Record summary
A computed fold for a 74-nucleotide RNA from a Hyphomicrobiales bacterium, annotated as transfer RNA. Lineage of the source: Bacteria > Pseudomonadati > Pseudomonadota > Alphaproteobacteria > Hyphomicrobiales. The prediction has a mean pLDDT of 81. Rfam family: tRNA. Its family is annotated with triplet codon-amino acid adaptor activity in the Gene Ontology. By type it is a transfer RNA. The sequence was found in a public genome assembly.

């Protein structure tokens, strides 16, 4: 050069196949139990899905380009 995976809240990961209101645990904050501190329980805050751009009424999901890390092959 060619060619595949992966990229979603702090951290790990689901959803993509089959477009239709982004969710789980784990951390965080608050409340209740407990003398504390551990647990347990119950609410809560946080991400527009690497990035531009198309398709479409509607894109985390489909197309195109692109960047970033892993691998295979010259």
């Nucleotide at each position: 050069c060619g060619g595949a995976g992966c990229g979603u809240g702090g951290c790990g990961c689901a959803g993509u196949c089959u477009g239709g209101u982004a969710g789980c645990g784990c951390a965080c904050c608050c409340g209740u139990c407990u003398g504390g501190g551990g647990g347990a329980c119950g609410g809560g805050a946080g991400g527009u899905c690497g990035g531009u751009g198309g398709u479409u009424c509607g894109a985390g999901u489909c197309c195109a380009c692109u960047c970033g890390c892993u691998c295979c092959g010259a």